[in-house]
The part of an RNA shown here (large-subunit ribosomal RNA, domain I) has 528 nucleotides and comes from a Planctomycetaceae bacterium. Its Rfam family is "Bacterial large subunit ribosomal RNA". The organism belongs to Planctomycetaceae, within Bacteria. Model confidence (mean pLDDT): 82 of 100.
Context: one part of a larger RNA
RNA sequence: GGCGUGUGGGGGAUGUCUUGGCGUCAGAAGGCGAUGAAGGGCGUGGAAGGCUGCGAUAAGCCUGGGGAAGCUGUCAAACAAGCGUUGAUCCCGGGAUUCCUGAAUUAUGGCGUAACGAAUCCAUAGUUACGUCAGGCUAACGCGGUGAACUGAAACAUCUAAGUAACCGUAGGAAGAGAAAGCAAUAGCGAUUUCCAUAGUAGCGGCGAGCGAAGUGGAAACAGCCCAAACCGGGCUGCUACGGCAGCACGGGGUUGUGGGGCCUAUCAUUGUGGAGUAAAAAAGCGGCUUGCUAAAAGAAUCUUGCAGGAAUGCGGAACCAUAGAGGGUGACAGUCCCGUAUUUGAAAGCAAACCGCCUCCCGAUAGGUACCCGAGUAGGUCCGGUCACGUGAAACCCGGUCUGAAUCUAGGAGGCCCAUCUCCUAAGGCUAAAUACUCUCUGACGACCGAUAGUUGACAAGUAGCGCGAGCGAAAGAUGAAAAGAACCCCUGCUAGGGGAGGGAAAGAACCUGAAACCACACGCUU
Numbered sequence: 001g002g003c004g005u006g007u008g009g010g011g012g013a014u015g016u017c018u019u020g021g022c023g024u025c026a027g028a029a030g031g032c033g034a035u036g037a038a039g040g041g042c043g044u045g046g047a048a049g050g051c052u053g054c055g056a057u058a059a060g061c062c063u064g065g066g067g068a069a070g071c072u073g074u075c076a077a078a079c080a081a082g083c084g085u086u087g088a089u090c091c092c093g094g095g096a097u098u099c100c101u102g103a104a105u106u107a108u109g110g111c112g113u114a115a116c117g118a119a120u121c122c123a124u125a126g127u128u129a130c131g132u133c134a135g136g137c138u139a140a141c142g143c144g145g146u147g148a149a150c151u152g153a154a155a156c157a158u159c160u161a162a163g164u165a166a167c168c169g170u171a172g173g174a175a176g177a178g179a180a181a182g183c184a185a186u187a188g189c190g191a192u193u194u195c196c197a198u199a200g201u202a203g204c205g206g207c208g209a210g211c212g213a214a215g216u217g218g219a220a221a222c223a224g225c226c227c228a229a230a231c232c233g234g235g236c237u238g239c240u241a242c243g244g245c246a247g248c249a250c251g252g253g254g255u256u257g258u259g260g261g262g263c264c265u266a267u268c269a270u271u272g273u274g275g276a277g278u279a280a281a282a283a284a285g286c287g288g289c290u291u292g293c294u295a296a297a298a299g300a301a302u303c304u305u306g307c308a309g310g311a312a313u314g315c316g317g318a319a320c321c322a323u324a325g326a327g328g329g330u331g332a333c334a335g336u337c338c339c340g341u342a343u344u345u346g347a348a349a350g351c352a353a354a355c356c357g358c359c360u361c362c363c364g365a366u367a368g369g370u371a372c373c374c375g376a377g378u379a380g381g382u383c384c385g386g387u388c389a390c391g392u393g394a395a396a397c398c399c400g401g402u403c404u405g406a407a408u409c410u411a412g413g414a415g416g417c418c419c420a421u422c423u424c425c426u427a428a429g430g431c432u433a434a435a436u437a438c439u440c441u442c443u444g445a446c447g448a449c450c451g452a453u454a455g456u457u458g459a460c461a462a463g464u465a466g467c468g469c470g471a472g473c474g475a476a477a478g479a480u481g482a483a484a485a486g487a488a489c490c491c492c493u494g495c496u497a498g499g500g501g502a503g504g505g506a507a508a509g510a511a512c513c514u515g516a517a518a519c520c521a522c523a524c525g526c527u528u
Stems, first nucleotide, its partner, number of pairs: 001527009015513001016479002020450002022447007029439002031137002039101003042055003046079001049075003061095006070083003108134009141172001142170005152159001156206001182189002193220005203211002224431003227375001231252003235248005257409001259374003262370007274362004285358004290353005296345003302318002306315002319336002321325001327339003380404002383401004390416001411426005466473002486512001489501004
């Protein structure tokens, strides 16, 4: 020096655990804000700081209800000073307070009314006052506007990625869509939405890469309505050849494709034990009852003995309850020790839903005639784009820009160029629940989900410490013990370190459960 074994150190793997995460299902809720939000700053305690709570009434004030013996949140024990069976602390409902900031507003903008009032006569612009609304925040989901590139095509330009990401606008608890100018095909259907199949089909496509329907069938859920116009009426304004005419807003009327409605004529009918209703079709509530939510309450049954043990819930013995043998805790594994569980009960106050009542609204049809109305710079057309699964194609349908530009039922649109026959439908106004999408949030249940390098970035003072001018980036870090019993006292010493005794403990000594390996030291053995 090497190898081996042992004993220690070192280190923090492994095992066990779980306060925290992750996911699924069901229900609720789906908003908050000028009555000042979300978010922050600063305060606030007997006592320095962090967290939590609260706001100069400041870990709280008042009040209604619950509850029952203790309490003055937590890290974090003790102390001080107090409170409480005249019911505190605590939990739930309602109320009061709520500093400074932040949309942050003594402002700005929209709308309405009134007054004032320029250049400039009237007027207009504008100003002022009053009233009213808005503004900001917010996880995803919705609708709309603008709209990439990487990438794929094994390069790349049409194409793809993708109408995606991003940005902007805006709304709701859902949104959007929606009661056929639809689909179909010689048979028919009957608003919309979503799912399954149709189908990776028909098609589109440098016919490359790729993109990719619909009819129909099956299911979920179902709901239909209101205007405009013709015509009638009264009102106001303007014009007038005083006969009226025009315009304006309002009331009635009317709302569809077997075309409908108006007007004129004729015939019949009518309110009653009728119909409907707050989600559309008109709209505002009030009361009652039931149920639920926001605190809670009752809640069965085991012991002594034996064993080893620090400790019984274990083993052995003998019992009991069960509409309760879910789960958790307790000094090891507990139906019967504790909290609970099954089951049953419960609300002064607030909230929600269904139902009932009050209440509110509504009330005609047929036949004949007439040809008055039935959404106009619209439909359609040209050129240019876009969207449709569809890349200009034979390219319809739908939407936009440009220039044009009809018809009113003997009418008009569509059926994938176009024409005819045939069929279907009635555009150019509007509203509409449910089935569907999502989860910042609350409640409950569950998991062949994780178990501290995992699971959220975060089980701990975590969006903290730290880094960055900034936008922003962003950790590490869990476990003494059943109980602090957290080691009195003595000794060494360079005297707040460390060590040796003692005591306590089953062990574990706070650098604390277990305590692997690397690495280090010492001892012994073998060997050069």